[in-house]
Context: one part of a larger RNA
RNA sequence: CGGUUGUUAAGGAACUAGGCAAAUUCACCCCGUACGUUCGCAAUAAGGGGGCCCUCCUCCCGACUUGUCGGGAAAGGGCGCAGAGAAAAGGCUCUGGGGACUGUUUAUCAAAAACACAGGACUGUGCUAACUCGCAAGAGGAUGUAUACAGUCUGACGCCUGCUCGGUGCCGGAAUGUUAAGAAAGCAGGUCAUCCUGAUUUAUCAGGAGAAGCUCGCGAUCGAAGCACCGGUAAACAGCGGCCGUAACUAUGACGGUCCUAAGGUAGCGAAGUUCCUUGUCGGGUAAGUUCCGACGCGCAUGAAUGGCGUAACCACUGGAGCACUGUCUCAACAACCGACUCGGUGAAAUAGAAGACGCGGUGAAGAUACCGCGUACCCGCAGCAAGACGGAAAGACCCCGUGGACCUUUACUGCAGGCUGGUAUUGGCCACGAGCAUAUUCUGCGUAGGAUAGGUGGGAGGCGUUGAAACCCCGAUUUCGGUUGGGGCGAAGCCAACCUUGAAAUACCACCCUGAAUAUUCUUGUGACCUAACCUGGACCCGUGAAUCCGGGCUAGGAACAGUGCUUGUCGGGCGGUUUAACUGGGGCGGUUUCCUCCUAAAAGGUAACGGAGGAGUGCAAAGGUCGGCUCAGCACGGUUGGAAACCGUGUGUCGAGUGUAAGGGCACAAGCCGGCUUUACUGCAAGACGUACUUGUCGAGCAGUUACGAAAGUAGGCCCUAGUGAUCCGGUAGUUCCGUGUGGAAGGGCUAUCGCUCAACGGAUAAAAGGUACCCCGGGGAUAACAGGCUGAUCGCCUCCGAGCGCUCAUAGCGGCGAGGCGGUUUGGCACCUCGAUGUCGGCUCAUCACAUCCUGGGACUGAAGGCGGCCCCAAGGGUUAGGCUGUUCGCCUAUUAAAGUGGUACGCGAGCUGGGUUCAGACCGGCGUGAGCCAGGUCGGUCCCUAUCUGCUGUGGGCGCAGCAACCUUGAGAGGAUUUUUCCUUAGUACGAGAGGAUUAGGAAGGACACACCCCUGGUGCGCCAGUUGGACCGCUAGGUCCAUCGCUGGGUAGCUAAGUGUGGCAGGGAUAACCGCUGAAAGCAUCUAAGCGGGAAGCCCCCCUCGAGAUGAUGGUUGCAUUCUCGAUAUUCGUAUCGAGAGAUAGACCCCUGGUAGACCACCAGGUUGAUAGGCCGCAGCUGUAAAGGCAGAAAUGCCCUCAGGUGAGCGGUACUAACGGUCAAUAG
Repeated sequence: CGGUUGUUAAGGAACUAGGCAAAUUCACCCCGUACGUUCGCAAUAAGGGGGCCCUCCUCCCGACUUGUCGGGAAAGGGCGCAGAGAAAAGGCUCUGGGGACUGUUUAUCAAAAACACAGGACUGUGCUAACUCGCAAGAGGAUGUAUACAGUCUGACGCCUGCUCGGUGCCGGAAUGUUAAGAAAGCAGGUCAUCCUGAUUUAUCAGGAGAAGCUCGCGAUCGAAGCACCGGUAAACAGCGGCCGUAACUAUGACGGUCCUAAGGUAGCGAAGUUCCUUGUCGGGUAAGUUCCGACGCGCAUGAAUGGCGUAACCACUGGAGCACUGUCUCAACAACCGACUCGGUGAAAUAGAAGACGCGGUGAAGAUACCGCGUACCCGCAGCAAGACGGAAAGACCCCGUGGACCUUUACUGCAGGCUGGUAUUGGCCACGAGCAUAUUCUGCGUAGGAUAGGUGGGAGGCGUUGAAACCCCGAUUUCGGUUGGGGCGAAGCCAACCUUGAAAUACCACCCUGAAUAUUCUUGUGACCUAACCUGGACCCGUGAAUCCGGGCUAGGAACAGUGCUUGUCGGGCGGUUUAACUGGGGCGGUUUCCUCCUAAAAGGUAACGGAGGAGUGCAAAGGUCGGCUCAGCACGGUUGGAAACCGUGUGUCGAGUGUAAGGGCACAAGCCGGCUUUACUGCAAGACGUACUUGUCGAGCAGUUACGAAAGUAGGCCCUAGUGAUCCGGUAGUUCCGUGUGGAAGGGCUAUCGCUCAACGGAUAAAAGGUACCCCGGGGAUAACAGGCUGAUCGCCUCCGAGCGCUCAUAGCGGCGAGGCGGUUUGGCACCUCGAUGUCGGCUCAUCACAUCCUGGGACUGAAGGCGGCCCCAAGGGUUAGGCUGUUCGCCUAUUAAAGUGGUACGCGAGCUGGGUUCAGACCGGCGUGAGCCAGGUCGGUCCCUAUCUGCUGUGGGCGCAGCAACCUUGAGAGGAUUUUUCCUUAGUACGAGAGGAUUAGGAAGGACACACCCCUGGUGCGCCAGUUGGACCGCUAGGUCCAUCGCUGGGUAGCUAAGUGUGGCAGGGAUAACCGCUGAAAGCAUCUAAGCGGGAAGCCCCCCUCGAGAUGAUGGUUGCAUUCUCGAUAUUCGUAUCGAGAGAUAGACCCCUGGUAGACCACCAGGUUGAUAGGCCGCAGCUGUAAAGGCAGAAAUGCCCUCAGGUGAGCGGUACUAACGGUCAAUAG
């Protein structure tokens, strides 16, 4: 010092993010219990009371050997501080949010508001169910059957659940459009028998036409689902407006206008778990309330089963408040045990380039133990502290990068499963109906004029009728409603035709046709019935079988050519797979850009970068090209009808200012500008040589051949005054072609020449074809690149100075100071990207600080628009000081109450190997918003693992060694270092100076405080686990009595020493010296003036002393006092033989140490008191202090118990005495100059 515990004066949440932790409460009995309510609860609500021991008596109950025992009640008595005496055992209340509830969950950072839930709703599903798993068989669903099962949403209960069907989805519809395979009338190509023409060497060759067949291709038409289309559907996915004006104060806007929409948010709720602004405003609570509660509504961005609003009960959920209680705090103290420390035993780890490993300033890859400079420092431990070693640990998880990965999403791309769907096979019979083609028959046909419903053309003068005409009746079809037509009945002999009109003349009659229709037949096709024999299914039945819900067979029943299945077609298809989703970039993202042309940048050749500064292009023109000939523009001046500044005409002037299709530059009047004539060189085949250039591209080009245009000719012309107007390769189309042609001939196909198809615009173009999310993330890298901090810079920021327009009644400068100018600082926001990404932990708080001064207070001053008092501003000054709370994570800020004052900054926005972890910033979850979605949000909200035994430096302590020229014991000096340095109020001076008054001093003296510091324990208290007492439950000492032990020291009441604060005492005084601002004396330079230049004074809490502490390793090691030996032996040398010198050894001694007893000391060591000539410790004796009247005995009582002996007994550390015990026994130790 830490851990685990115990106790604590006064206060009582002031602590803190938050009462975290701890304390309080606690079992049982009795009394009593509010709001609310779903009547169950709430409720152990809250809040009170009781309890031990004894019992003569009284009552009740039970048992029996009928007078005893046990239990209970009541009453009385007794003791203690305390009777559930110990242990185990809710703190409570009020008020929000959320979720109804009990449950479930991230094993190992999230227990929740998340999940689930009963209930509600929608959708699907009729049984071989839907759905799920499976290739299938089969299985689950379910041995269930719509009161069932599956999917989705919501989430008890109560009141409710608005509007929108435009989009997307789903459901329905099948008329129309579109649409595949397949079928198919037909068309076209190829081949080719043969034929024709020409040639001919009579072998053939060349050219052309070409039937059938074969073959390739196209193909009207038929042809499903799907899509389109038409509807429905929101408890499907979803969505639910803007602007302007308006009422007799103002404000507001019931009201009106207008635009848009599929429809414009209803009820309810609302600054919310949703509100940015925002700490909204008002009210409540508090001394003070960013939280909380109630309102308001201007809802950035509420809102109705993605449910809305309420709600009793419940909750290890999450806010706010209060009571009780407390060491959470003011403010800490003491104690116990376990570590730490010492000794003995045993004995790891990370880490470690090597190390002989200081401070400061500087430098430096930009924060140095190692470089430079200065300073400091004898050598070595031990215990401690953590500021540094950009400490250890983990190849940063943030950020960026990688043509890295994974997983997820979707209306990214492309596939696959699967669903639906047509064809076909398995696959048969029969009927009906529909459609189509064909054939046959029968009908059908209305402009106007006109008898009237005239289809067209032709023939035609007669046709029909007892095989029943006209007329009438009935039925049917059709209809332009007037008729036409068919059948039947009746009827019994006629009816119609040329005429009048018409483009066309009779359905009088015949023939061939057209439109539409009907009937019949064949064919094709579709649909719907029926059949049974494929196929499928059921059976409680039978057999194989002796068991089987299996398999096979039989019998029987049902379905049925469907279904199922194979192949194939179209379509749907994140269910699943593979992938893509660019780069540049003063980090990345967002934005912008990406090719070409012109200019500047560009530094006088060329070239030259930037997310430098400016503009253009992705063409145009048949003339705006070629050629030949001609002309001169813009502007200005003057003149001229309308006519003006500008229209047109004329004259003059006019080197270029006009014009040039299109940007700019360079050109151009000799014109490249303008006008006219004729024209197509806007040609074909080439090309010497150059420019430019990484390559691929690109640019210029005389000249040659051919053929043209213009020009008399020379000549010019291979587009345009020039420089932009663009796209490689592959793939494919078209035209041409003396090219190739898989045995041959052809053909198909290819080549070559010409040409066409790319905003391949990310423009040297990855593919024909491609978007997103990741906070669930991963890997490889980067300080090549961001966030923190440092560095550089200093725009911004802060401060200062200069100038002086003005303000200040007057007056620039008491106090201010426009427009400007110049600095300083390195606290803001930035810029840069220099160390660090094989890790430099980030806000705030706590603890502990330290420095600067641009000073908040205190001290000294100048000026004042200074009467006094209170101030203002400036100068000097860093010694000391600089409060406690409410709110919020806050720094900050606001507020409350104080204060002399409640300073500003630096120190990695000081300080996480010191603490915290509220905020931010992982994984869970909710709301609002955005997004189709996965998900996302410097938006809000609830929850959420903080490791390290210290090697070095540094620091705090404490020792050992050696040194300090003999060895010691004491006493000192003080170089140097550190500490301290404070301030208020009151009283007197004095209600004086001053002042009209109100008010109200300087100065001097005194007193009492605050905070801080040091010391101490007499007092007041705390603690006090080896003291005393009381007492509960139990065990033990055989029992009683009396004790001991366990239960937190069992609990409780006290408490000695020691330690200690809240207790007590003391301190900052005074004084000296030198100064700051400032005030002076004398005094020149400068005959004056001047505090200064020479000289001399005054002057501050500041500086140096004074005060306190350390301090000679102050290696510069000080000084002083005192103590201490000169002995003996041996050897050598010298000798005046007395001895001297040298070397070795021994002894003695000042003193010291080991050792021992200990504590006023202490981790160890050290220090101190002692060591028999002794009180050092223990013991013993006495006393103090503490506790509070022991035990035994006696007496009283029924007993508990009381009284007497007895202020007794007990008693750790305190005080004193006393050698009874233990302090035994050893070692070291000095020059002879």
The part of an RNA shown here (large-subunit ribosomal RNA, half B) has 1233 nucleotides and comes from a Phycisphaeraceae bacterium. Model confidence (mean pLDDT): 84 of 100. The full RNA is in RNAcentral, with records from ENA.